[in-house]
Context: one part of a larger RNA
RNA sequence: GGAUGAACGCUAGCGGCAGGCCUAACACAUGCAAGUCGAGGGGUAACAUUGGUGCUUGCACCAGAUGACGACCGGCGCACGGGUGCGUAACGCGUAUACAACCUACCUUUUAGCAGGGAAUAGCCCAGGGAAACUUGGAUUAAUGCCCUAUAGUAUGGUGAUCUCUCCUGAGAUUAUCAUUAAACAUUUAUGGCUAUUAGAUGGGUAUGCGUCCUAUUAGUUAGUUGGUAAGGUAACGGCUUACCAAGGCAGCGAUAGGUAGGGGUCCUGAGAGGGAGAUCCCCCACACUGGUACUGAGACACGGACCAGACUCCUACGGGAGGCAGCAGUGAGGAAUAUUGGACAAUGGGCGAGAGCCUGAUCCAGCCAUGCCGCGUGCAGGAAGACUGCCCUAUGGGUUGUAAACUGCUUUUACAGAGGAAGAACCACUCCCACGUGUGGGAGUUUGACGGUACUCUGCGAAUAAGGAUCGGCUAACUCCGUGCCAGCAGCCGCGGUAAUACGGAGGAUCCAAGCGUUAUCC
Repeated sequence: GGAUGAACGCUAGCGGCAGGCCUAACACAUGCAAGUCGAGGGGUAACAUUGGUGCUUGCACCAGAUGACGACCGGCGCACGGGUGCGUAACGCGUAUACAACCUACCUUUUAGCAGGGAAUAGCCCAGGGAAACUUGGAUUAAUGCCCUAUAGUAUGGUGAUCUCUCCUGAGAUUAUCAUUAAACAUUUAUGGCUAUUAGAUGGGUAUGCGUCCUAUUAGUUAGUUGGUAAGGUAACGGCUUACCAAGGCAGCGAUAGGUAGGGGUCCUGAGAGGGAGAUCCCCCACACUGGUACUGAGACACGGACCAGACUCCUACGGGAGGCAGCAGUGAGGAAUAUUGGACAAUGGGCGAGAGCCUGAUCCAGCCAUGCCGCGUGCAGGAAGACUGCCCUAUGGGUUGUAAACUGCUUUUACAGAGGAAGAACCACUCCCACGUGUGGGAGUUUGACGGUACUCUGCGAAUAAGGAUCGGCUAACUCCGUGCCAGCAGCCGCGGUAAUACGGAGGAUCCAAGCGUUAUCC
């Protein structure tokens, strides 16, 4: 000198864009953050409509009849999105390869199909238990829930033949034969869906080469350990697991142990080489009160799922129960220190749905903070009797403050007031038209804005609404007076102060930056 997720002191007019718990992965009150589908089902608790009955004439009752829909069965989603950096020195990450050792819901694509039956169960109803959480028994009922049968090959498995290829195990194609496995319907009749299968896309899994902090005041370490055979297990290879057999494996090119730490793209600095960092944004990993376990599922060993154990908090009728903000806000605590218990789904994206739509603290916006960067302003021109005051001196005088002020003219960024007022909107749906050909594409119209009456524009007004901080001995730009008298104090280093202090304190003046200026901390 540059830099910062900064803090502190003094000061402070505005805007744009960004950033904002670095500490206790400490504990959390409250609200919200994952639902959706009635075009799967039985149904009708609430609301509305319609119809009916009673009649006290504006109320009561009835009817799933219609729109819809609480709870329930079922489907899909909840494995994404969002947070944090505890752990991890590891194929975790980065990079480059390999899988002839693998999986992949939704989507696209290929081919074929959707036949016949059955038994339950939630809900509802009845009867109980419990303070509650919740739960037991009986009867009855549906489905795109579950089961059985049929049909089936280009699927899977076994055996055999032929051909082609390669990277060792082998892979692919054609073919013969045996065995095994499917399905679901809905309705507004136009669609949506279901089953098997082919290829793709997407996402993942696994293996390997190289790279990846400090300590030798850590020198030996390892028993499923290293390898083999067999079996099990997995989507898949593998000591992944088990039995048996062998005795290996790693290590001074640093094993093992200890300490520290998420990794990368990137960021800071530097001419570079290097050195330092890993906030925001993006990719990967790990975690979800602590530890463990599996279930469901295409996918989890699952942040707002389950079970067990533990610590903590809460409720209790003492028998027993409930909970998990490292989601968004917010509270306490810790700390030098870090924001609103805001608005909207209008846009983008996601989930469900045929769609309308619903949900979305993702996201888009607004609020707070000079935390940073950038921009603008606090006037401009003229004006010498070089006015008065202040300060200084060699003191009837002069210097400086200083064109500074007064005064004259001008302007109105900005502020304030008034008026107008966006882009971001393209869709979807509906209506009409056209093309193909029977639901797609295109066009026209209508409709949709949280931000926001915001940005922006115009008018009016009047210099009006707006400057501080640090420093002035040398390094280092900027000097005098007074006070103090080794005192009070200053200080980054050298050092200054003991009666003429440009170094302390005040004043006048000056210098440097400027809505900031200094100090502290850290890095180069």